[in-house]
RNA sequence: GCCGAGAAAGGCAAACUCGCCGAAAGGCGGGGUCGCAAAGCUUCGGGUCUUCACUCUCUGAACACACGCUGUGGGAGGCGUGUGGCGUUCUCGGGGAGCAGAUAGCCGGGCUGCCGAAU
Numbered sequence: 001g002c003c004g005a006g007a008a009a010g011g012c013a014a015a016c017u018c019g020c021c022g023a024a025a026g027g028c029g030g031g032g033u034c035g036c037a038a039a040g041c042u043u044c045g046g047g048u049c050u051u052c053a054c055u056c057u058c059u060g061a062a063c064a065c066a067c068g069c070u071g072u073g074g075g076a077g078g079c080g081u082g083u084g085g086c087g088u089u090c091u092c093g094g095g096g097a098g099c100a101g102a103u104a105g106c107c108g109g110g111c112u113g114c115c116g117a118a119u
Stems, first nucleotide, its partner, number of pairs: 003116002011036002016031006034105001040111003044108003047103004054098008063084008
């Protein structure tokens, strides 16, 4: 150095729970102890997760008109289909991308590190 022992000394702490923070993913602290030999640090690459705001984009609705069906005494209304919706602005719902965030106990990389049987 590799490696990791039914070794020793110590360390960390999943789920769950309580408090706080956050829009959320999640985080911090207390309890807890599934696990961990880097479960120490670091978002550099990938994965996964989140969607409050912002940017871009797709789509639908709202709207107008026509037609058909339905409805009625006649209408109103309801449903469906089609056309318009160019340019600009705007409202609401949904999807995608970006941005942003989270995860180091998802994987890889980088940095650092306790102990010492066997190999």